Predicted 3D model of a 538-nucleotide part of an RNA (large-subunit ribosomal RNA, domain I) from filamentous cyanobacterium CCT1. Its Rfam family is "Bacterial large subunit ribosomal RNA". Rfam links the family to the GO terms ribosome and structural constituent of ribosome. The coordinates come from a structure-prediction model, not an experiment, and the mean pLDDT is 83. Lineage of the source: Bacteria > Bacillati > Cyanobacteriota. RNAcentral holds the full RNA, with entries from ENA and SILVA.

[in-house]
Context: one part of a larger RNA
RNA sequence: GGCGUACGGAGGAUGCCUUGGCUCUCAGAGGCGAAGAAGGACGUGAUAAGCUGCGAAAAGCUUCGGGGAUCUGCAAAUAGGAAUUGAUCCGAAGAUAUCCGAAUGGGGCAACCCGUCACGCUGAAGGCGUGACAUUCCGACUAGUCGGAAAGCAAACCCCGGGAACUGAAACAUCUAAGUACCGGGAGGAAGAGAAAACAAUAGUGAUUCCCUGAGUAGUGGCGAGCGAAAGGGGAGAAGCCCAAACCUGUGUCGUUACGGCGGCAUGGGGGUUGUAGGACUGCGAUGUGAUAGUAUAAAAUGAAUUUGAAUUACCUGGGAAGGUAAGCCACAGAAGGUGAAAGCCCUGUAAGAGCAAGUUUUAUACGUCUAGCAGUAUCCUGAGUAGGGCGGGACAGGUGAAAUCCCGUCUGAAGCUGCCGGCACCAUCCGGUAAGGCUAAAUACUACUGAGAGACCGAUAGUGAACAAGUACCGUGAGGGAAAGGUGAAAAGUACCGUGAAUAACGGGGUGAAAUAGAACCUGAAACCGUGCGCUU
Numbered sequence: 001g002g003c004g005u006a007c008g009g010a011g012g013a014u015g016c017c018u019u020g021g022c023u024c025u026c027a028g029a030g031g032c033g034a035a036g037a038a039g040g041a042c043g044u045g046a047u048a049a050g051c052u053g054c055g056a057a058a059a060g061c062u063u064c065g066g067g068g069a070u071c072u073g074c075a076a077a078u079a080g081g082a083a084u085u086g087a088u089c090c091g092a093a094g095a096u097a098u099c100c101g102a103a104u105g106g107g108g109c110a111a112c113c114c115g116u117c118a119c120g121c122u123g124a125a126g127g128c129g130u131g132a133c134a135u136u137c138c139g140a141c142u143a144g145u146c147g148g149a150a151a152g153c154a155a156a157c158c159c160c161g162g163g164a165a166c167u168g169a170a171a172c173a174u175c176u177a178a179g180u181a182c183c184g185g186g187a188g189g190a191a192g193a194g195a196a197a198a199c200a201a202u203a204g205u206g207a208u209u210c211c212c213u214g215a216g217u218a219g220u221g222g223c224g225a226g227c228g229a230a231a232g233g234g235g236a237g238a239a240g241c242c243c244a245a246a247c248c249u250g251u252g253u254c255g256u257u258a259c260g261g262c263g264g265c266a267u268g269g270g271g272g273u274u275g276u277a278g279g280a281c282u283g284c285g286a287u288g289u290g291a292u293a294g295u296a297u298a299a300a301a302u303g304a305a306u307u308u309g310a311a312u313u314a315c316c317u318g319g320g321a322a323g324g325u326a327a328g329c330c331a332c333a334g335a336a337g338g339u340g341a342a343a344g345c346c347c348u349g350u351a352a353g354a355g356c357a358a359g360u361u362u363u364a365u366a367c368g369u370c371u372a373g374c375a376g377u378a379u380c381c382u383g384a385g386u387a388g389g390g391c392g393g394g395a396c397a398g399g400u401g402a403a404a405u406c407c408c409g410u411c412u413g414a415a416g417c418u419g420c421c422g423g424c425a426c427c428a429u430c431c432g433g434u435a436a437g438g439c440u441a442a443a444u445a446c447u448a449c450u451g452a453g454a455g456a457c458c459g460a461u462a463g464u465g466a467a468c469a470a471g472u473a474c475c476g477u478g479a480g481g482g483a484a485a486g487g488u489g490a491a492a493a494g495u496a497c498c499g500u501g502a503a504u505a506a507c508g509g510g511g512u513g514a515a516a517u518a519g520a521a522c523c524u525g526a527a528a529c530c531g532u533g534c535g536c537u538u
Stems, first nucleotide, its partner, number of pairs: 001537009015523001016487002020458002022455007029447002031153002039100003042055003046078001050074002061094006070082003105114003115133007135150007157188001158186005168175001172222001198205002209236005219227002240439003243383001247270010275417001277382004281376004290370003294367009306354003312327005328345002330334001336348003388412008398424001419434005474481002494522001497509004
């Protein structure tokens, strides 16, 4: 030096564990904000750096409800206190709530600086305290005051306005990606759409929305790559209404008048709302039948903290019984978690009950609102710079095409119920509908947040970046980037005391414990790597 073997050091794999994650389900909630939010800064404890809580009334104050013996957060120590005259704790409602921040008296390099007016400390100045003082829009009136609203934040879902490129086409320009990403505006718990100027086809359907199918079909397409319906059928859910106008009438104002009126404009009320046309109008008749999505009241249900809640003992092993043995018991409860190993019957619970503030829902009632018939048909009304057309674009599955339909810009521009529009150029017949005003629940989409639960999901290099003081430490001027780091033991019982030593290092005794090679660098403790003893060998 090598090999072997034993025992160690170092290291932190593996196993086991889970406080944390991930993905869903069912419910709830779907917003917060000038009554100052979201988010912060600075404070706040006897001692206090961090986290948490709170706000100069500062780990808290008040009231009510619950609860019943300890409490003074994480946090383990000391001191001082509180509490059966009911604390701590849990729930509900309040009070307080510095400064910044939409930030709003003015300014500003956020958490700072400086004002005006009124009142007070006051008798003056100064200082301090309290309150008011931003902008925009709307409304009112006494016309410069008052009252109201808005603003900002927030995960996705939704609507609208703008709107790429990479890519694919095996290049690339039409096309695709895609009306996607992204930007801007707006709203709601959903949004949007919505009661036929709709589909259909000689038969019919009867607002919208969503799902399955129709169907990768019909189509479209440098007929390339690709894009890609609808009717119909089956389901979910169902709900229908209001204006404008004609006509009647009030008010104001203007014009006109033979002063009786008439007319124009503006505005309020009644009336009226549709396609087998309807309504006005004229005549007749009735005071009824229902509906209710608005408001209020009552009752019931639901609903916070909370509460009642069955049934086991002995022996054996062991540090410890829930294990084993024996004999029992409960079960509308054998979900789960904990307890010194593996517990239906030890604890918390579970099944099943009880209770209840605010709120919510349902039902009922009241008010309010809405709702009807018969006949006549002369006259009047039924949404105009609209429909349509030319040109240029866009949306439709449809790229201009034979291109209907819808929307926009521009130039034009009807008819008006014997009217008008559509049925994929266009025309005729036939059929369907009634544009140019508006509202509308449900079925549908989503989940930052709350509760209950689930998993052939992860188990600390995994699972969130984060199981730990984590968006922390740290890096960057900044936008931004962004870690590592879990486990003593059943219980701290966390090693009194003695010794070696320079020692508060380390170690030897001794003690605790089932175990200390569980001693805090603490469960298990692999390998690389480093040693020591012994054996063989060179």